RNA sequence: GCUUCAUCCCCGGGGAGCUCGCCCGAGCUGAGAGGGAGGGAUGGCACCCUUCGACCCGCUGAACCUGAUCCCGUUCACACGGGCGUAGGGAGGGAGCGGGCCGUCCGU
Numbered sequence: 001g002c003u004u005c006a007u008c009c010c011c012g013g014g015g016a017g018c019u020c021g022c023c024c025g026a027g028c029u030g031a032g033a034g035g036g037a038g039g040g041a042u043g044g045c046a047c048c049c050u051u052c053g054a055c056c057c058g059c060u061g062a063a064c065c066u067g068a069u070c071c072c073g074u075u076c077a078c079a080c081g082g083g084c085g086u087a088g089g090g091a092g093g094g095a096g097c098g099g100g101c102c103g104u105c106c107g108u
Base pairs, nucleotide, nucleotide: 001101002100003099004098005096007095008094009093010092011058012057013056014055017028018027019026020025035052036051037050038049039048040047064089065088066087070083071082072081073080
């Protein structure tokens, strides 16, 4: 110096389902199952937006979105297994321990 990469910093992306009739409250899966504040809308919820927070993910990218109110099995349903799927999209910069390789200098 190149490379790999633990870690750190900054930045960015993303979702929030199912069941108990609803609310409440509880349960299930999950990393996370919309927690705080403000605003829009509404008779009030639901819903939508902004922001903060938890969590996950950032090209070695199934985090997440589309196809999809998808298909088969399974479940009360979600979840789960398989398919779709070598599908189409999807958010990165810096510093840098250690390792490897190369070069240079010094000593013997």
Molecule: TPP riboswitch aptamer (THI element)
Organism: uncultured Sphingomonas sp.